About this RNA
The RNA shown here (transfer RNA) has 72 nucleotides and comes from Sphaeropleales sp. YC001. Rfam family: tRNA. Gene Ontology term of the family: triplet codon-amino acid adaptor activity. Model confidence (mean pLDDT): 82 of 100. RNAcentral holds the sequence, with entries from ENA.
RNA sequence: AGCAAGAUAGCUCAAAGGUAGAGCAUACGUUUCAUAAUCGUGUGGUUGUGAGUUCAAUUCUCUCUCUUGCUA
Numbered sequence: 001a002g003c004a005a006g007a008u009a010g011c012u013c014a015a016a017g018g019u020a021g022a023g024c025a026u027a028c029g030u031u032u033c034a035u036a037a038u039c040g041u042g043u044g045g046u047u048g049u050g051a052g053u054u055c056a057a058u059u060c061u062c063u064c065u066c067u068u069g070c071u072a
Base pairs, nucleotide, nucleotide: 001071002070003069004068005067006066007065010024011023012022013021018055026042027041028040029039048064050062051061052060
């Protein structure tokens, strides 16, 4: 320099146009003599940035930033 993949909750990841979710973590409760584990209820998100298409964008298109891999 060229090509490809990716960026979503504190972490790992789903959602592939129509209410943004799960597991772990965390708070409280349950349980226990106590702790851990179990079980229950919550909290936590300007979906990397900026534009475009659309009635509607995490999703489709483009710019930029960053990460990873391959080729030279």